[in-house]
Context: one part of a larger RNA
């Protein structure tokens, strides 16, 4: 002097922007945060309305509605949110390698999509159980599963030929072999077949299957660099390398099984403390020093350990199974739970917020689409918590009104300050008007094109219209009224800018350092005056 995710006092007018549990990775009560596809399959309620019968209870039928819940399947749930507990490590930075790798949806090409099977939920039916939930028996569908066929430039085997590299190698181009695929669904239409329903064919579209390639993402390797402690000096047995093997998408001692005896260290290994890292903040004339909240990126974590599954892909917060701890329920036999998600509660603490609105917009997920989900997000609320912005009024107004304090009793001072005269109208406060942000997607109307027997259908590209706002009747804008509603705080010895009186008497107290106070105190406490910086001011903690 500069900063701060601050906190404390005293104090507080409005707005904009931003920002808010640093501590206990402590427990958590409630509600919400991940679904979604009927254009993949089967099956399908109920309340409510309307009829008929009937004396009524009531039965039947439309109609709610092929909806609602459920269930099989797909795909999402590995993203997107939180948090920093661990980790001093190839975690993270930054340069490189992968002749050692994988990639769902996307996007270009490219070549197919034939024929057959058996189940099982749901559903009914029965049993066991307080309950969470489970077992028997019957039925059934499919883009669920399981055969066969066909297929190569993909794999794998033999094999030839090129010229290459970095050792395994790796590309090209050719020959022979071997195994490996798959699914329907929605639209329209001159024709065939059919009494219908439909079925075939042709067509488009959305999928399905093999391959090629590319985008984007991800595995592993590696050079460097990355805190303190030597009052931490020896540390290693899968330890270090080697052959073979498992394993994996893939190298690798990652695991085995045999051999070998090595490997790492004062250039600091072993230990032990402290920490996620990083673009970046902060400060500093640099060079440095601190720190790593908000926002980006990248680890790591999801009650604590421990482990598979499933999937293209798993640290699997709102998934499984096992063990602990806790907490709930129980019929005591046995069962649920995981806010480090958004709110919001104890509880710890000097301290950190609403159990709001909305999917209008971004953006994600599923779906042809409508559209559903979205505490990601976008808004709104609280808090001077920071930073910018205004206001609280502006002219005039006296050799100077009362008050107050001071005085040498003359006076000075507060001080143009006040009242009074003119006037503005910001902000608040009233009353009106009213936005951007929207653009889509989608439907409707044209006009052109592509596909295509087609003036079906689709499907692209333009031009008109329609429909969509949480925030909001908010920003903004206009009238209305009248100075009205809106100032504190430290300080005044020196340092450091501002002096006097009373009180008090080394007392009560002050104090960043020097130091003030023991009877005249510019230094304590109150008052007038004065400096300062102002919706802030101060203090206290931290950095430079």
């Nucleotide at each position: 002097g500069a900063g701060c995710g601050a906190a404390c006092g005293c104090u507080g007018g409005c707005g904009g922007c931003g920002u808010g549990c640093c501590u206990a990775a402590c427990a958590c009560a409630u509600g919400c945060a991940a679904g979604u596809c009927g254009a993949g399959c089967g099956a399908g309620a109920a309340a409510g309305g309307g009829g008929u019968g009937g004396c009524a209870a009531c039965a039947c039928c439309c109609u709610g509605a092929g909806u609602a819940a459920a269930g099989c399947g797909g795909c999402g749930g590995a993203c997107g949110g939180g948090u920093g507990a661990g980790u001093a490590a190839c975690g993270c930075g930054u340069g490189g390698g992968u002749a050692a790798u994988c990639u769902a949806c996307c996007c270009u090409c490219u070549a197919g999509u034939c024929u057959g099977g058996g189940a099982u939920a749901a559903c009914c039916u029965u049993c066991c159980g307080a309950a969470a939930g489970g077992g028997g028996g019957g039925c059934u569908a499919a883009u669920a599963c399981c055969g066969g066929a066909u297929c190569a430039u993909g794999u794998c085997c033999c094999u030839u030929u090129g010229g290459g590299g970095c050792a395994u190698c790796a590309c090209a181009a050719g020959g022979g072999g071997a195994g490996c695929a798959a699914a329907g669904g929605g639209g329209g239409c001159g024709c065939c077949c059919g009494c219908a329903a439909g079925g075939g064919g042709c067509u488009c579209u959305c999928g399905c299957u093999g391959g090629a390639g590319g985008a984007g993402g991800a595995g592993c390797c590696u050079g460097c660099g990355u805190c303190c402690g030597a009052u931490u000096a020896g540390c290693u047995a899968g330890u270090u390398g080697g052959u073979g093997g498992g394993g994996u998408a893939a190298u690798g001692g990652c695991c085995c099984a045999c051999c070998a005896a090595g490997g790492c260290g004062a250039c600091g290994a072993u230990c032990g403390g402290u920490a996620g890292c990083c673009g970046g903040c902060c400060u500093g004339a640099g060079a440095g020093g601190g720190c790593g909240a908000u926002c980006g990126g990248c680890c790591a974590c999801a009650c604590u350990g421990g482990g598979a599954c499933u999937g293209a892909g798993a640290u699997a917060c709102g998934g499984c199974c096992c063990a602990g701890a806790c907490u709930c329920c129980u019929a005591c036999g046995g069962g649920a739970g995981g806010c480090a998600g958004c709110a919001g509660u104890g509880g710890g603490g000097a301290a950190u917020c609403u159990u709001g609105c909305g999917c209008a917009a971004u953006g994600g997920g599923c779906g042809a689409a409508a559209g559903c989900c979205u505490g990601a997000c976008g808004c709104a609320g609280c808090g001077a918590c920071g930073c910018c912005g205004c206001g609280u009024g502006g002219g005039g107004g006296a050799c100077g009104a009362a008050g107050g304090c001071c005085u040498u009793c003359g006076g000075g001072u507060u001080g143009u300050a006040a009242a009074c005269c003119c006037c503005u109208g910001u902000c608040a406060g009233g009353c009106g008007g009213a936005a951007c942000g929207a653009a889509u997607c989608c439907c409707c109307c044209g006009a052109g094109g592509a596909c295509g027997a087609a003036u079906a259908c689709u499907c692209c590209u333009c031009g008109g219209g329609g429909u969509u706002g949480a925030c909001g009747g908010u920003a903004c804008c206009g009238c209305c009224a009248g100075a009205g509603g809106a100032a504190g705080c430290c300080c005044c010895g020196g340092c450091u800018a501002a002096c006097u009186a009373c009180g008090u008497g080394c007392c009560a107290g002050c104090a960043g350092c020097c130091g003030c106070g023991g009877u005249a105190a510019u230094a304590c406490g109150u008052a007038g005056g004065g400096g300062g910086c102002u919706a802030g001011c101060g203090u206290u903690g931290c950095u430079c």
Model confidence (mean pLDDT): 86 of 100. A computed fold for a 544-nucleotide part of an RNA from a marine sediment metagenome, annotated as small-subunit ribosomal RNA, 5' domain. The RNAcentral record of the full RNA draws on SILVA. It matches the Rfam family "Bacterial small subunit ribosomal RNA".